Overview
Predicted 3D model of a 350-nucleotide RNA (Bacterial RNase P class A) from a Gammaproteobacteria bacterium. It was read from a public genome assembly, where an Rfam model found it. Its Rfam family is "Bacterial RNase P class A". The family's RNA type in Rfam is ribozyme. Its mean pLDDT, the model's own confidence on a scale to 100, is 77.
[in-house]
RNA sequence: CGAGUCGGCCAGACCAUCGCUGUGUCCCUUGCGGGCAUGGAGGAAAGUCCGGGCUCCAUAGGGCAGGGCGCCAGGUAACGCCUGGGGGGCGCGAGCCCACGGAAAGUGCCACAGAAAACAUACCGCCUACGUCCGCAAGGACCGGUAAGGGUGAAAAGGUGCGGUAAGAGCGCACCGCGAACGCUGGUAACAGCGUCGGCAGGGAAAACCCCGCCCGGAGCAAGACCAAAUAGGGGGGCGUUGACGCGGCCCGCCGAGCCCCCGGGUAGGUUGCUCGAGCCGCGUGGUGACACGCGGCCCAGAUGAAUGAUGGUCCUCGACAGAACCCGGCUUAUCGGCUGACUCGACUU
Numbered sequence: 001c002g003a004g005u006c007g008g009c010c011a012g013a014c015c016a017u018c019g020c021u022g023u024g025u026c027c028c029u030u031g032c033g034g035g036c037a038u039g040g041a042g043g044a045a046a047g048u049c050c051g052g053g054c055u056c057c058a059u060a061g062g063g064c065a066g067g068g069c070g071c072c073a074g075g076u077a078a079c080g081c082c083u084g085g086g087g088g089g090c091g092c093g094a095g096c097c098c099a100c101g102g103a104a105a106g107u108g109c110c111a112c113a114g115a116a117a118a119c120a121u122a123c124c125g126c127c128u129a130c131g132u133c134c135g136c137a138a139g140g141a142c143c144g145g146u147a148a149g150g151g152u153g154a155a156a157a158g159g160u161g162c163g164g165u166a167a168g169a170g171c172g173c174a175c176c177g178c179g180a181a182c183g184c185u186g187g188u189a190a191c192a193g194c195g196u197c198g199g200c201a202g203g204g205a206a207a208a209c210c211c212c213g214c215c216c217g218g219a220g221c222a223a224g225a226c227c228a229a230a231u232a233g234g235g236g237g238g239c240g241u242u243g244a245c246g247c248g249g250c251c252c253g254c255c256g257a258g259c260c261c262c263c264g265g266g267u268a269g270g271u272u273g274c275u276c277g278a279g280c281c282g283c284g285u286g287g288u289g290a291c292a293c294g295c296g297g298c299c300c301a302g303a304u305g306a307a308u309g310a311u312g313g314u315c316c317u318c319g320a321c322a323g324a325a326c327c328c329g330g331c332u333u334a335u336c337g338g339c340u341g342a343c344u345c346g347a348c349u350u
Base pairs, nucleotide, nucleotide: 001346002345003344004343005342006341007340008339009338010337012315013314014313015312016311017310018309020040021039022038023037024036025035026034027033028031042321046332047331049330050329051328052327053326054220055219056218057217066216067215068214069213070212071085072084073083074082075081086100087098088097089096090095101211102210106209107208109204110203123150124149125146126145127144131142132141133140134139158176159175160174161173162172163171177200178198179197181196182195183194184193185192186191224272225271226270227269234263235262236261237260238259239258246254247253279298280297281296282295283294284293285292286291316319
């Protein structure tokens, strides 16, 4: 210098004016009024895919059904997340990817091709030793043997070599492979290494049913709680057909069956839940790490027809994806461009 790998961070900047909204405070003309001060979207606020908090309902305990997860160890409130490790695959490498329990519990499936797709079997081929027959013989036929070679297929009952044989074959041996065998060593473990034993059981697929182990009650802030008009209805008490209530206050008169008070539920509406929290920042300690602990500092949207905007000016590299709605931890997806750290590979120079 070029090519790459893995992390961390930023997300146009500044000023002025006018708005919107939360909070504090002051003022009065008490109006959702005004003044002043101050806060006002994100790294994903998104998808709503996991996990939890919180709330209500249900619930003795256990099981069935259903769903999820699935190498080992750790982290965490918890997880399907994260960290470290093991195994497998890819890359020269930094590094990346993996639904990674069981196919010897059972049932089923494996198109086409092929003899055969798992109970094994033989299309071409190879052989003719043994046995029978024909033949003087060479040889041929039958009965057979075989799976080395060819062929089919995504996949065919270990591989290479030597011996062996009629031809062959774990038939025998060596090495490699294999293992529901045993032992030793290292490791918490997954697992790895070594040795012994066994000629060798054994195809794939569990993202087919299934089996094994572990986990899971349901609904969600439109949860839930509180205050509480009008109208209608409910419960209790009192008065009233010996005339209540009403007819302008009272009497007479008229009328003719309800009237009054209290209580509770509850609709509209309002308040709350609502943002101080598994919080953020810095430093230190422990740990490989995820993370935990300690100390110090900070307060960082809370709307509810739902605010976070508009205009003007200056500058630049001319600005992507996108907008809270109870909260938090993850995952996934979208994203102009830029800064930065560690590392790898290649070339050159010293």